[in-house]
RNA sequence: GUGCCAGUAGCUCAGCUGGAUAGAGCGCCGGUCUACGAAACCGUAGGUCGCAGGUUCGAAUCCUGCCUGGCACG
Numbered sequence: 001g002u003g004c005c006a007g008u009a010g011c012u013c014a015g016c017u018g019g020a021u022a023g024a025g026c027g028c029c030g031g032u033c034u035a036c037g038a039a040a041c042c043g044u045a046g047g048u049c050g051c052a053g054g055u056u057c058g059a060a061u062c063c064u065g066c067c068u069g070g071c072a073c074g
Base pairs, nucleotide, nucleotide: 001073002072003071004070005069006068007067010026011025012024013023019057029043030042031041032040050066051065052064053063054062
């Protein structure tokens, strides 16, 4: 330099043949329970879906460029 894959909550990931409020588990915080913790159960918060444009009535999803990481080739 070229090609491919990945980037979504603090972490691991799902969702990606476009459709209306963006989710799960773990974790944090609060509550119930307990003498106190742990476990269990219940609940809350937390996201400009890597960045910037484009297409569309509508984009996490499609297109273009860029950034970061990984793999392969040279």